[in-house]
RNA sequence: UCAAGAAAAAGCCAAACCCGCUGUGAAGUGGGGACGGAAAGCUGCGGGUCUCUCAGGGGCGGUAGCCACAGAUCCACGGGAGAAAGCCGGGUUGCCUUA
Numbered sequence: 001u002c003a004a005g006a007a008a009a010a011g012c013c014a015a016a017c018c019c020g021c022u023g024u025g026a027a028g029u030g031g032g033g034a035c036g037g038a039a040a041g042c043u044g045c046g047g048g049u050c051u052c053u054c055a056g057g058g059g060c061g062g063u064a065g066c067c068a069c070a071g072a073u074c075c076a077c078g079g080g081a082g083a084a085a086g087c088c089g090g091g092u093u094g095c096c097u098u099a
Base pairs, nucleotide, nucleotide: 003098004097005096012037013036017032018031019030020029021028022027035086041092042091043090045089046088047087049083050082051081052080053079054078056075057074058067059066060065
């Protein structure tokens, strides 16, 4: 250096739940609180998960607008915008120890 995490030390983070604030929401944030975590540091790049939103429609026209507007088929297993790194991978940085 790589790799690994048995024991240990110093510190670190903080699930559920409760309260305040923000957001339509998923959630975020501050305080309390600890189930856990060796990347539970950072990054939405891939997969998956979650949330919100879109039901209109034809023809002509640069626009304004004009014409048509009877019924059927089709669509969302779709499009758009977001959330989460404590779901799994990828990328990137890093503490301690060396059984």